[in-house]
Context: one part of a larger RNA
Molecule: large-subunit ribosomal RNA, domain V
Organism: Manis javanica
RNA sequence: GCAACUGCGGGACAUAAAGACCCCAUGAAGCUUUACUGUAACUUAAUAUUGAAAACGUGCAUGGCAUGUAGAGCAUAAGCGGGAGACUUUGAACUUUAAUCGCCAGAUUAAGGGGAGUCGCCAUUGGAAUACCGCUCUUGUUUUGUAUUUUUUCUGACCUAUGCUGGUAAUCACGGCAGGGGAAAGUGUUAGGUGGGCAGUUUGACUGGGGCGGUCGCCUCCUAAAAGGUAACGGAGGCGCGCAAAGGUACCCUCAACACGGAUGGAAAUCGUGUUUUGAGCGUAAUGGUAUAAGGGUGCUUGACUGCGAGACAAACAAGUCGAGCAGGUAGGAAACUAGGCCAUAGUGAUCCGGUGGUCCGGUAUGGAACGGCCAUCGCUCAACGGAUAAAAGCUACUCUGGGGAUAACAGGCUGAUAGUGUCCAAGAGUUCACAUCGACGACACUGUUUGGCACCUCGAUGUCGACUCAUCUCAUCCUGGAGCUGAAGCAGGUUCCAAGGGUUCGGCUGUUCGCCGAUUAAAGAGAUACGUGAGUUGGGUUCAAACCGUCGUGAGACAGGUUGGUCCUUAUCUACAGUUGC
Numbered sequence: 001g002c003a004a005c006u007g008c009g010g011g012a013c014a015u016a017a018a019g020a021c022c023c024c025a026u027g028a029a030g031c032u033u034u035a036c037u038g039u040a041a042c043u044u045a046a047u048a049u050u051g052a053a054a055a056c057g058u059g060c061a062u063g064g065c066a067u068g069u070a071g072a073g074c075a076u077a078a079g080c081g082g083g084a085g086a087c088u089u090u091g092a093a094c095u096u097u098a099a100u101c102g103c104c105a106g107a108u109u110a111a112g113g114g115g116a117g118u119c120g121c122c123a124u125u126g127g128a129a130u131a132c133c134g135c136u137c138u139u140g141u142u143u144u145g146u147a148u149u150u151u152u153u154c155u156g157a158c159c160u161a162u163g164c165u166g167g168u169a170a171u172c173a174c175g176g177c178a179g180g181g182g183a184a185a186g187u188g189u190u191a192g193g194u195g196g197g198c199a200g201u202u203u204g205a206c207u208g209g210g211g212c213g214g215u216c217g218c219c220u221c222c223u224a225a226a227a228g229g230u231a232a233c234g235g236a237g238g239c240g241c242g243c244a245a246a247g248g249u250a251c252c253c254u255c256a257a258c259a260c261g262g263a264u265g266g267a268a269a270u271c272g273u274g275u276u277u278u279g280a281g282c283g284u285a286a287u288g289g290u291a292u293a294a295g296g297g298u299g300c301u302u303g304a305c306u307g308c309g310a311g312a313c314a315a316a317c318a319a320g321u322c323g324a325g326c327a328g329g330u331a332g333g334a335a336a337c338u339a340g341g342c343c344a345u346a347g348u349g350a351u352c353c354g355g356u357g358g359u360c361c362g363g364u365a366u367g368g369a370a371c372g373g374c375c376a377u378c379g380c381u382c383a384a385c386g387g388a389u390a391a392a393a394g395c396u397a398c399u400c401u402g403g404g405g406a407u408a409a410c411a412g413g414c415u416g417a418u419a420g421u422g423u424c425c426a427a428g429a430g431u432u433c434a435c436a437u438c439g440a441c442g443a444c445a446c447u448g449u450u451u452g453g454c455a456c457c458u459c460g461a462u463g464u465c466g467a468c469u470c471a472u473c474u475c476a477u478c479c480u481g482g483a484g485c486u487g488a489a490g491c492a493g494g495u496u497c498c499a500a501g502g503g504u505u506c507g508g509c510u511g512u513u514c515g516c517c518g519a520u521u522a523a524a525g526a527g528a529u530a531c532g533u534g535a536g537u538u539g540g541g542u543u544c545a546a547a548c549c550g551u552c553g554u555g556a557g558a559c560a561g562g563u564u565g566g567u568c569c570u571u572a573u574c575u576a577c578a579g580u581u582g583c
Stems, first nucleotide, its partner, number of pairs: 001583007010575003014570001022404004027400002029396004035201005041194009051154005057148005063142004068137001078136005085119003094113008158181003162178005204216003213233001217239006240385001241283001242342002247301007255279001257275005281290002284347001286345003305328004311322003317386001330339003353379007361372002411458001412456001413454003417451001419447006428438002465540001466538003470532001471529005478503003481498006505519005546564004550559003
C1' cells in the first nucleotide's frame, strides 16, 4: 500500500413521514356568540274543518218617552218655522206619598185627596213662550231589527290509553252500544313574535415574519440627484369647507416695521415728519405668485349666464386641467373693453337602484294609459375613499388540506449597534509624585463568546434546554514553570511579559445552565467545537392530545402564569476511526 473480518457509531446537512411550529390561501372543517341571513320548534291572531240556542254588554238603524239653569231676568230659555189663543167636570190651582234626573234652585212622571181654574199675548233678553202645532240637534232611557265580544247551555261534526260487546287461537286494527269531553281540542293555510335548537356563510389589506399598535381618499413642502416623474411603518403640516359678497365691472387708494415729535396715553389706540421698497395683506395649511396689484375702498349690479368649442397639458384606462373663438341674451363702463364665480393649487365618490321637475322621443292590433328613454336635479364617513352584498363577529392545543425557506422560532452565514478585550490622551486619586497601582471627559482598534439587526442555504423536516458518557482545539493562563517593574525589607502580594506540558474536587437546593451555601484543594480558568456530543444514553424542563387553579373573555377559549400526567423508531450501504489476519 491492497484486501478481508470483527467492532464503532463522527460524517454522508443519513433513513422514515410533500413540517404538526410559523406564515400564506378572497382553502376546509369543528365549536361559540348580544356577527349576518335563514329555519325546525314554540307562541299569538285570523280562517277552514265548524253546527244549534240563551243571557249580559257594545256599535249602528228605527219607533216611543225624557233631556238641555253662562250673565241679566217673575224662571233650569237646545235650534228653526207657523201662531193669538190653548188646556180643563173625559177633572184646573193647591196638597200627600213614591220614583227618576239634578248645576240642590228645582224639573218630570205615577197613585191618592181636592172641586174650578191655569198658561200665553204686555215689562226684562242678541233670541219668546213646553200657550199650542210641525221639523231637527245634544244627552239619557226603552222597543224592534241587525252586527259583534264575552259568558253559559246543547249535540250531531270531531276526540276518547273508559266499560261492555262483535271480531281473532289471542292481543291489535275495525264495527256496535253505553259513558266522558265537545264546537273547544287536534289538523291545514296565512300573518306577527320568539328562536345558536339547527343551517349556510362572512369575519379586509399594508406590514423589515405574524399579532398588538398605526395607516388606507385628497391638498402643500422637503426627501427628489437644477426639465417632468420618482419609494420607505422617511421628515413636517392641512382638507371632507366657506362667501349673495369674500362674485362681476367702473373709478380711486397703498401696506408692514422702525426712529423722532406730540394732552389724558402707558411697550402697544389716534396724529405729524422721516427712513425703508414689499419684510404687510390676500377667508382657511404650505408653497408659488402678487404694489401696473390678485391687497384696501366706493358706485352700479348678477357673466356664480344658455348652446358650443379650434387647440393643448396631463395621462395605462376611467377620470382630471387649461382654453382663444362663434351664436344668443345680460351687467358695468363715455369708450376701448372686461365678465362662463372667488390670486392659484384641497373642500371629494364610478356604476347600478330609486325619487322629483321638464320633454319635439318610444309606448306590444289601434287610440290612450302604465312603463321606459332623453334633459335637469336629489339620495352613499360605499372614509378599507376604482366603491365584491341591501344585509356579516369570534375560537381551535381536537384540528385538516394545499403551498412557502417568497416568511418567523433552533443552528449556521453577513453585520458588530450592544457585549467582551486592548491601545491612545491624561484631568485627577495615590502625603509629595499623572503612569507601583487606579484612572474621569474623550479618541481608536480588535474579537466574534452576549442581547440584537438582516432574512442568505435548509419548512417533499438541519430534533430543541439541562444531565450522563467520550472528548478535540484556542489562549485573552486558574494552578504548576520562567522573567521585568513595584508605593518589592522578609513572608505574603500587586501589575505586566513568556509559556497550553500536565492538572483544574466532593456535596446540599433547583429541570436548571447560572447562582447561593457547606467542606476541601496547588488550582477549583475563560472560551470554540451545529450554545461539541439523542442512527451514543436520559427525558427532569420547554412544546400536542386529559385535567385543576388564578386572571382575562358573554362564550367557544386564551395566558414567556402556576400545577399533575403524558409512546424518544432504524438489523450500518459508503466513508471516517480502532483492532486482528493475509498478501